[in-house]
RNA sequence: GCCGAAAAAUGGCAAACCUGUCGCGAGGCAGGGACGCAAAGCUCUGGGUCUCUCCAUCGAGACUGCCAAGCUACCGGA
Numbered sequence: 001g002c003c004g005a006a007a008a009a010u011g012g013c014a015a016a017c018c019u020g021u022c023g024c025g026a027g028g029c030a031g032g033g034a035c036g037c038a039a040a041g042c043u044c045u046g047g048g049u050c051u052c053u054c055c056a057u058c059g060a061g062a063c064u065g066c067c068a069a070g071c072u073a074c075c076g077g078a
Stems, first nucleotide, its partner, number of pairs: 012037002017032006035065001041071003045068003048063005
């Protein structure tokens, strides 16, 4: 110098639900609210699930807090 676990500390995010709003819809956004999260930060790249159009196929979307992968990152430091 690089990597780096746990405890601790400063903090961070925000499930379900409710209200308003956008959307055909899955769902999104804002406020309230906390089930939880050490990446619950970012990216639909892969898988998975879901929605819509369509006779069907084809196609178009949603979920990053479904899993994986990639990128980045606070504190301490065996």